[in-house]
Molecule: c-di-GMP-I riboswitch aptamer
């Protein structure tokens, strides 16, 4: 010094759950809270997973119901891209 490694210390993030917020939902955001995390920092590009409002199909007198569908999500499912703190072996 390092794109490798993850001991220690400082500092950081925050699952479930609860309250509020936005949303059709999945889920987001804010507060509380800590299961965990060395990228649990950022990005939906690829695969996976979740949801199905609008639309389409079916059904019906008309609805409801059922089926399809991402244009909605998930970065704390994996890959990839970008960026980054500390310093033992």
């Nucleotide at each position: 010094a390092g794109c490798a490694c993850g001991a220690a210390a400082a500092g950081g993030c925050a699952a479930a759950c609860c309250c509020g917020u936005c949303g059709a939902a999945a889920g987001u955001c804010g507060g509380g809270g800590a299961c965990g995390c060395a990228a649990a920092g950022u990005c939906a590009c690829c695969g996976g997973c979740c949801u199905a409002a609008a639309g389409g199909g079916u059904a019906u007198a008309g609805c409801a119901g059922c089926c399809c569908c991402a244009u909605g999500g998930u970065a704390g499912c994996g890959g990839g891209a970008c960026c980054g703190c500390c310093g033992a072996c």